[in-house]
RNA sequence: UUCUUAUCAAGAGAAGCUGAGGGAUUUGGCCCGAUGACGCUUCAGCAACCUCUGCAAUUGCAGGAAGGUGCUACCUCCAACAAGAUUUUAAUCUUGAGAGAUAAGAA
Numbered sequence: 001u002u003c004u005u006a007u008c009a010a011g012a013g014a015a016g017c018u019g020a021g022g023g024a025u026u027u028g029g030c031c032c033g034a035u036g037a038c039g040c041u042u043c044a045g046c047a048a049c050c051u052c053u054g055c056a057a058u059u060g061c062a063g064g065a066a067g068g069u070g071c072u073a074c075c076u077c078c079a080a081c082a083a084g085a086u087u088u089u090a091a092u093c094u095u096g097a098g099a100g101a102u103a104a105g106a107a
Base pairs, nucleotide, nucleotide: 001107002106003105004104005103006102007101008100013043014042015041016040017039021032022031023030026080027079028078029077044072045071046070049068050067051064052063053062054061055060076099081096082095083094084093085092086091
C1' cells in the first nucleotide's frame, strides 16, 4: 500500500511548547481559532478491537485493565450518489451505496 471482517448517535482534558490557520479530500453550508485553535510533548482519563481471568466448551456469558493499538469540539460536524416517504417543485426525513477513520487478520 492492497484485500477481508467488524464497528462508527455513547464515553472521556489539563499543563507546557509553538504561532495561523483548522474540522481527511473537492464543492456548498455550519462551526473552532491571537481570551491562542491545529500540531507536538507530558500527565490524566474514556472505551474494550487485540489481550487477561473465571465459568463454560470453540462459541457464549461475567469480570479486569498489566500489555499492543485507538480515542478524549460539533453524529465520520452536515449534505453531495441511488431508492422510498411526506410536502408541493424546492425542502425535510428514512434506508442503502460511495468515500473515510479505527481494530484484527492476510498478501
A computed fold for a 107-nucleotide RNA from Sporosarcina luteola, annotated as SAM riboswitch aptamer (S box leader). The model forms 97% of the base pairs in the Rfam consensus. NCBI's taxonomy places the organism under Bacteria, Bacillota, Caryophanales, Caryophanaceae, Sporosarcina. Model confidence (mean pLDDT): 84 of 100.